[in-house]
RNA sequence: GCAAACCGCUGGAAACAACGGGACGCAAAGCAAGGGGGCUAAGGCGUAAAACGCGCUAAGCCAGCCCGGCUGCCG
Numbered sequence: 001g002c003a004a005a006c007c008g009c010u011g012g013a014a015a016c017a018a019c020g021g022g023a024c025g026c027a028a029a030g031c032a033a034g035g036g037g038g039c040u041a042a043g044g045c046g047u048a049a050a051a052c053g054c055g056c057u058a059a060g061c062c063a064g065c066c067c068g069g070c071u072g073c074c075g
Base pairs, nucleotide, nucleotide: 001026002025006021007020008019010017011016024064030070031069034067035066036065037062038061039060043057044056045055046054047053
């Protein structure tokens, strides 16, 4: 310096994110979605006699999961 969980509020189908409060932690817990991994499943596809059910699916999401990239502080 940043800011987890949790709480409030807003957006979102959701995952999750912004903002405010709050600190578990972090020497890159700065930026960024190239690779891997994970989360959600609106829409799409399939299924069932049907259903607000079930299954599959990311172009949605996670960088405080890992690798790689860029930048920065101290020495």

This is a predicted structure of a 75-nucleotide RNA (c-di-GMP-I riboswitch aptamer) from uncultured Zhenpiania sp.
Rfam family: c-di-GMP-I riboswitch aptamer. About the family: GEMM was predicted in a large-scale screen for bacterial structured RNA regulatory elements.
The organism belongs to Zhenpiania, within Bacteria.
The model forms 95% of the base pairs in the Rfam consensus.
RNAcentral holds the sequence, with entries from MGnify.